Guanidine-I riboswitch aptamer from Roseicyclus sp., 106 nucleotides, folded computationally. The model forms 100% of the base pairs in the Rfam consensus. The coordinates come from a structure-prediction model, not an experiment, and the mean pLDDT is 83. Taxonomically the source falls in Roseicyclus (Bacteria, Pseudomonadati, Pseudomonadota, Rhodobacterales).

This record gives sequence, structure tokens and C1' cells, in this order.
RNA sequence: GCACAGAGCAUUUAGGGUUCCGCCCAAACUUGGGGUCUGGUCCGAGAAAUGCUGCCCUGCCGGCAAAAUCCGGCCUGGUACACGGCGGGCCAAAAUCCCGGGAGAG
Repeated sequence: GCACAGAGCAUUUAGGGUUCCGCCCAAACUUGGGGUCUGGUCCGAGAAAUGCUGCCCUGCCGGCAAAAUCCGGCCUGGUACACGGCGGGCCAAAAUCCCGGGAGAG
């Protein structure tokens, strides 16, 4: 310098707002307002947690006359590191969601 890989999903949490419920206020067949209302429904992390899956290494088992770089399987192990705007987008709306392990910085 180049190439490949650094994975996915679920549940939950930090966090988020206000469509619905509840609560509060004003009205009163009905309705309107309030998220500067603790909450329930809801959204929700690359740099948060847990679990499952996938992938990878060593070893082992089985298949084929035999063997294998082929096919299937089992146990252990590994899956590191990670500062980060502005602005825009989704849904009712907002957000550590998506653009984005981006721009940029080191």
C1' cells in the first nucleotide's frame, strides 16, 4: 500500500416523545387544551446488557475400497477495539432510531 473480515435476530435497559389510555384544566349529550404530566400502550442504542443463531481455529467422530481440500456431526475456545458533530429522514411525535463504525478528530 492492497484485499477480505470485523455479522444477524430477539428480549431488556439508558434514552425519547405524545397517536391511544390514564391524569390535570376548561366546558358540558359531543368537545377542546396540557408531555414544563410521575405513568401504561408506542419508538429505542455500532460505541449498553443478556440470550440464541451465524462465522472462525484446534481436537475428535462418522460417510466413501481407501483417502481427502468433499459431506455430516460433537466438546472446548474465539467473535477484539471504538472520540464523533451540524444537518436531514421515519412514524402521532421525538430520540443515542435511520443517513452513520458517515463528515471530522486521534